[in-house]
Formats: sequence, structure tokens, C1' cells
RNA sequence: UACUCAUCGAGACCGGCGGAGGGACAGGCCCUUUGAAGCCGGGGCAACCUGCGGAAUUUUCCGCGACGGUGCCAAUUCCUGCGGUAACGCCUUAGGGCGCACGCCGCGAGAUGAGGG
Repeated sequence: UACUCAUCGAGACCGGCGGAGGGACAGGCCCUUUGAAGCCGGGGCAACCUGCGGAAUUUUCCGCGACGGUGCCAAUUCCUGCGGUAACGCCUUAGGGCGCACGCCGCGAGAUGAGGG
């Protein structure tokens, strides 16, 4: 780092060092000198890997746990990015047409885990 699969509406912060940035990218909108990024220490959340039990029966579902490997601890993945569409508005020769996108669906992008050459 190509690729595959799963998940992304919930959850969880203090201290020390450090000094101006950060939220992937772009546009928004936010956070930040009442201290950003990063590093260190401690704490926590969760349950992907994993252990146990049950159901189903060939690989999935449900429940319980958490020593260990990751991950995570502002805002839905902060929102939107591409496409479709309900509602709504306007027009209508009454068949429908056009517009719009607060809502919904799908795709893409990204993140994390487990595989993987």
C1' cells in the first nucleotide's frame, strides 16, 4: 500500500510537557491563549479480533464476559459534495410537465477492525 468483508444515530476525560493550530480533502459551520496539534502518564468507553453459553444448521443470529491485540473518548463519519425521489411550489390541453431538495434512498469518499498478495 492494491484488493475483499463488516461497521459508522449509542458510548467514554483528567494531569504534565508544549505553544497555534485543529475538525481527512473542498465549501460551509464549528472548536481553540478559559491553551490547538503533537508527546508522556493515568482513567474511561466499546466489543472488531477473542472466551463461554444458547438457537439455527454450514455459516449466521442472540445473550454474557473483558486478561490480551487494535480502536475510540466536541458536534450523526459535524453537515454537504454524485445520482434518484416523497413532500412542497408553479403551470396544465387534466394525460402530465417544470422547479426545488428541510426529509428519504442509493453511490462515492473517508475512518476503524478483520482478512490479504
SAM riboswitch aptamer (S box leader) from Dyella terrae, 117 nucleotides, folded computationally. Rfam family: SAM riboswitch aptamer (S box leader). Its family is annotated with regulation of gene expression in the Gene Ontology. Rfam describes the family as follows. The SAM riboswitch is found upstream of a number of genes which code for proteins involved in methionine or cysteine biosynthesis in Gram-positive bacteria. The same sequence occurs in records of 2 taxa. NCBI's taxonomy places the organism under Bacteria, Pseudomonadati, Lysobacterales, Rhodanobacteraceae, Dyella.